Predicted 3D model of a 76-nucleotide RNA (c-di-GMP-I riboswitch aptamer) from an Acholeplasmatales bacterium. The model forms 94% of the base pairs in the Rfam consensus. It matches the Rfam family "c-di-GMP-I riboswitch aptamer". Rfam 15.1 lists 5,092 matches to the family in 1,772 species. The source organism's lineage runs through Bacteria, Bacillati, Mycoplasmatota, Mollicutes and Acholeplasmatales.
[in-house]
RNA sequence: AAUGUUCAAAGGCAAACCCGGGGAAACCCGGCGGCGCAAAACUAUAGGGCCUGUAAAAUGGCAGCCAGUUAUCAUU
Numbered sequence: 001a002a003u004g005u006u007c008a009a010a011g012g013c014a015a016a017c018c019c020g021g022g023g024a025a026a027c028c029c030g031g032c033g034g035c036g037c038a039a040a041a042c043u044a045u046a047g048g049g050c051c052u053g054u055a056a057a058a059u060g061g062c063a064g065c066c067a068g069u070u071a072u073c074a075u076u
Base pairs, nucleotide, nucleotide: 001076002075003074004073012037013036018031019030020029021028022027035064041069042068043067047066048065049062050061051060
């Protein structure tokens, strides 16, 4: 520097349920837990998509849907 089809994982993340708190809701925060993850790291008007909500409408929410960016590790 390239690649992430296959193999590996030191150190990481953490679904559902349940408990406490916030919110109109979607959903969020903490605890517990571990379904899974090689980006399950970051990015949410100014890429697409989805959810809530409304007579209509996001200035609400989702990054563990695709996507973008940067790294770790492995291989060459």